RNA sequence: AGAGAGUUAGCUGAGUGGUUUAGCGUUAAUUUUACACAUUAAAGACAAAGUUUCGAUUACUUUACUCUCUA
Numbered sequence: 001a002g003a004g005a006g007u008u009a010g011c012u013g014a015g016u017g018g019u020u021u022a023g024c025g026u027u028a029a030u031u032u033u034a035c036a037c038a039u040u041a042a043a044g045a046c047a048a049a050g051u052u053u054c055g056a057u058u059a060c061u062u063u064a065c066u067c068u069c070u071a
Stems, first nucleotide, its partner, number of pairs: 001070007010024003018054001026042005047063005
């Protein structure tokens, strides 16, 4: 310098145009003399900007970052 892949909740991951999902974790309640376990509930995220569309995590463009390959 060129090519390809990736970026989603505190962490790990799913999700190919129609209510953003799960596990672990956090908080609260129930339970217990207390703790732990267990049950229920809540909070919490689509890397940034723009375009297309009735509607974008999803399609397109640009930017940032990470990884791999080639030279």
The RNA shown here (transfer RNA) has 71 nucleotides and comes from Mycena venus.
Its mean pLDDT, the model's own confidence on a scale to 100, is 81.
Taxonomically the source falls in Glaucomycena (Eukaryota, Agaricomycetes, Agaricomycetidae, Agaricales).
Its Rfam family is "tRNA". By type it is a transfer RNA.